[in-house]
A computed fold for an 88-nucleotide RNA from Henriciella sp., annotated as Glycine riboswitch aptamer.
């Protein structure tokens, strides 16, 4: 130097569900009313794991939040950059 892991960041990919109704008027927004979605976040159970008193835990569940034309967002995946650690 190459390699692996973690974090941050750049680029690319990235699903689901009413362009709902009414009012304000702003086709982007606000409020109310129902109907839905799960892949921001949050919460819960648990396979499993651990230092086993107790903890960590999902793409499962709940929908508080968020979302339901496009845009924005989006778990996760891929490729880079930076930093740290491991290892050689």
């Nucleotide at each position: 130097a190459a390699c692996u892991c973690u974090g941050u960041u750049u680029c690319g990919g990235g699903a689901g569900a009413g362009a709902a109704u009414u009012g304000g008027u702003a086709c982007u927004c606000c409020a109310a009313u129902c109907g839905c979605c799960g892949a921001a976040g949050g919460c819960g159970c648990a396979a499993c794991c651990g230092c086993c008193c107790c903890g960590g835990a999902a793409a499962c569940g709940c929908u508080c939040a968020g979302g339901c034309a496009a845009a924005c967002g989006g778990a996760c995946c891929g490729a880079g950059a930076c930093a740290g650690a491991g290892a050689c």
NCBI's taxonomy places the organism under Bacteria, Pseudomonadati, Alphaproteobacteria, Hyphomonadaceae, Henriciella. Rfam family: Glycine riboswitch aptamer. From the family's description: This family represents the bacterial glycine riboswitch. Glycine riboswitches usually consist of two metabolite-binding aptamers domains with similar structures in tandem. The aptamers cooperatively bind glycine to regulate the expression of downstream genes. In Bacillus subtilis, this riboswitch is found upstream of the gcvT operon which controls glycine degradation.